Overview
Transfer RNA from uncultured Desulfovibrio sp., 72 nucleotides, folded computationally. Lineage of the source: Bacteria > Pseudomonadati > Thermodesulfobacteriota > Desulfovibrionia > Desulfovibrio. Its mean pLDDT, the model's own confidence on a scale to 100, is 80. Rfam family: tRNA. From the family's description: Transfer RNA (tRNA) molecules are approximately 80 nucleotides in length.
């Protein structure tokens, strides 16, 4: 310089190929315990960034940001 592939809650991982963005872990509050852990219960939190397409995007089009790999 070309080509490919990733980007979702603080971390990890779905999300049926366009229709309520989930669930594990943590955290924070309860319940249990003489405390603390374990165990149960609840709440918290997110779709790289701007644009376009759609009634309706996390998916699909540009475009540009970061890593990763390939080739040179």
């Nucleotide at each position: 310089u070309g080509g490919g592939c990733u980007a979702u809650c603080g971390u990890u991982c779905a999300a049926u190929u366009g229709g309520c963005a989930g669930g594990a872990c943590g955290c924070c509050g309860g319940a249990u315990u003489c405390u603390g852990g374990c165990u149960c219960c609840g709440a918290u939190a997110a779709u790289c960034a701007a644009g376009g397409u759609u009634c309706g995007a996390g998916u699909c089009c540009u475009u540009g940001u970061a890593g990763c790999c390939c080739a040179g």